Description: Predicted 3D model of a 473-nucleotide part of an RNA (small-subunit ribosomal RNA, 3' major domain) from an uncultured bacterium. The RNAcentral record of the full RNA draws on Greengenes. It matches the Rfam family "Bacterial small subunit ribosomal RNA".

[in-house]
Context: one part of a larger RNA
RNA sequence: UGACGGGGGCCCGCACAAGCGGUGGAGCAUGUGGUUUAAUUCGAUGCAACGCGAAGAACCUUACCUAGGCUUGAACUGCUGGUGGUAGGACCCUGAAAGGGGAACGACCCGCAAGGGAGCCAGUAGAGGUGCUGCAUGGCUGUCGUCAGCUCGUGCCGUGAGGUGUUGGGUUAAGUCCCGCAACGAGCGCAACCCCUGUCUCUAGUUGCCAUCAGGUUAUGCUGGGCACUCUAGAGAGACUGCCUACGCAAGUAGUGAGGAAGGUGGGGAUGACGUCAAGUCAUCAUGGUCCUUACGUCUAGGGCUACACACGUGCUACAAUGGACGGUACAAUGGGCAACGCCGCGAGGCAGAGGAAAUCCCCAAAGCCGUCCUCAGUACAGAUUGGAGUCUGCAACUCGACUUCAUGAAGCUGGAAUCGCUAGUAAUCGCAGAUCAGCACGCUGCGGUGAUACGUUCCCGGGCGUUGCACA
Numbered sequence: 001u002g003a004c005g006g007g008g009g010c011c012c013g014c015a016c017a018a019g020c021g022g023u024g025g026a027g028c029a030u031g032u033g034g035u036u037u038a039a040u041u042c043g044a045u046g047c048a049a050c051g052c053g054a055a056g057a058a059c060c061u062u063a064c065c066u067a068g069g070c071u072u073g074a075a076c077u078g079c080u081g082g083u084g085g086u087a088g089g090a091c092c093c094u095g096a097a098a099g100g101g102g103a104a105c106g107a108c109c110c111g112c113a114a115g116g117g118a119g120c121c122a123g124u125a126g127a128g129g130u131g132c133u134g135c136a137u138g139g140c141u142g143u144c145g146u147c148a149g150c151u152c153g154u155g156c157c158g159u160g161a162g163g164u165g166u167u168g169g170g171u172u173a174a175g176u177c178c179c180g181c182a183a184c185g186a187g188c189g190c191a192a193c194c195c196c197u198g199u200c201u202c203u204a205g206u207u208g209c210c211a212u213c214a215g216g217u218u219a220u221g222c223u224g225g226g227c228a229c230u231c232u233a234g235a236g237a238g239a240c241u242g243c244c245u246a247c248g249c250a251a252g253u254a255g256u257g258a259g260g261a262a263g264g265u266g267g268g269g270a271u272g273a274c275g276u277c278a279a280g281u282c283a284u285c286a287u288g289g290u291c292c293u294u295a296c297g298u299c300u301a302g303g304g305c306u307a308c309a310c311a312c313g314u315g316c317u318a319c320a321a322u323g324g325a326c327g328g329u330a331c332a333a334u335g336g337g338c339a340a341c342g343c344c345g346c347g348a349g350g351c352a353g354a355g356g357a358a359a360u361c362c363c364c365a366a367a368g369c370c371g372u373c374c375u376c377a378g379u380a381c382a383g384a385u386u387g388g389a390g391u392c393u394g395c396a397a398c399u400c401g402a403c404u405u406c407a408u409g410a411a412g413c414u415g416g417a418a419u420c421g422c423u424a425g426u427a428a429u430c431g432c433a434g435a436u437c438a439g440c441a442c443g444c445u446g447c448g449g450u451g452a453u454a455c456g457u458u459c460c461c462g463g464g465c466g467u468u469g470c471a472c473a
Base pairs, nucleotide, nucleotide: 001473002472004469005468007467009465010464011463012462013461015457016456019422020421021420022419023418026317027316028315029314030313031312032311033310034308035307042053043052064303065302066301067300068299069298070297077125078124079123080122081121082120083119088105091102092101093100094099108117109116110115128292129291131290132289133288137286138285139281140280141279142277144275149188150187151186152185153184154183155164156163157162168179169178170177194269195268196267197266199237200236201235202234203233204232205231208227209226210225213224214223215222240263243257244255245254246253247252319415323374324373325372326371327370328369329368335363336362337361338355342351343350344349381412386407387406388405389404390403391402392401428450429449430448431447432446433445434444
């Protein structure tokens, strides 16, 4: 000087407390460990691995296993030599395919030609490796932590390591600002500048809108017309403790203050200092070293990654009456490129195809509300499992897809110790869309609908700043 303390002081955070809803019990989905296996490819492992890489494992993917093949190779660049019936190649045999054998036909470019090029064959240098080392590395990322810190120049102090500044008194979300001070300044961070959202104004008015006028319909901005409003998307305004009061030297704090759509960072996002963890990644990519080279390269078929006594994580569905069933009826936003109307089918879906390269057309809600039934039961709750029949995608659903329908109707009556999330349009709850994608979503990323409960800092956890102890560095 640090790190550490079951030392002390001050402060902060859904850290505790106060609450709401869960997990831990059940079934299923998914990831992991373990076990098994010819293989169950590899990586990730306290927080910070475990619905993670994977925004989609039937083949492919695919890296694994078994079997069958190839060897200058599936792809790439040189060099040397050769090659017109050459390159290519319908077709035939063999084979699971890849591969192997044969074969009708049969080329291109430059150049008058000779010849050269391309292609192909042979040889050679190389090629190739998701082989190893993330403890050789770059790049990227997680984490402490959006915590308020981390440093430098000059000066001063100290023999020196180093200190000072950065400590102190206040204040703040903040090393934020003020005051003081052997310090005076500065940099990276904080804040602001950026984006979305909340109010208003202006500009613009189609594909959007319809207040006024007119026409028309069973009905609808449907038509003329208009751009007021909504909206769209560009430019501005607006919030600064600016004003008032109280406290204060100031910074600032408080107020049911005024005004205002918004008030003290308005809300959300992007943004992550010096560094820590030899944290993660050689399997995105790049790359040093090392290893393989008729194989650790490469092609193909089939299998595996989907196994299953068990253990854990993350979720979904429930255990019901604030509910279930049936009928009627209303209201979104994000986004995508799709498919309306009609007919058939109980349904998944099929036929057909208006419109739409889209503010124009299409996908398009559910909880809610109204009415009826059920009356506390393993039930008209719950839906696992299993049998039958089907639909769709796709060469192909056996291993191993999703969905529909009929039948079946398991566990489960609110969950031990323990443990998680959350302070506002949040939790909880309800559905919708998208990426990936032929097909496959209870996951993920977004979107809107309905919409709660909350005194404080003693304690637990994590963090910041002084201080103290120290046998640690």